[in-house]
């Protein structure tokens, strides 16, 4: 240097053809239960969807750029 993937909640992901409220599982926290701890119920926090820009009435999603990871070529 070149190609190809991935980037969303603390992790581990999903997100349908661009459409209305950005979600699940583990974990966190608070309350029930227990003598108590787990388990189990039942609430809750917690995301500028990798930065930056464009397109569109409207972007996680579509364009560009640019960052980090992995794979592949030379």
């Nucleotide at each position: 240097g070149g190609g190809c993937g991935a980037c969303u909640a603390g992790c581990u992901c999903a997100g349908u053809u661009g459409g209305u409220u950005a979600g699940a599982g583990c974990g966190c926290c608070u309350g029930c239960c227990u003598u108590a701890c787990a388990a189990g119920c039942a609430g809750g926090a917690a995301g500028u969807c990798g930065g930056a820009g464009g397109u569109u009435c409207g972007a996680g999603u579509c364009c560009c750029u640019c960052g980090u990871c992995g794979c592949c070529c030379a």
Molecule: transfer RNA
Organism: Symbiobacteriaceae bacterium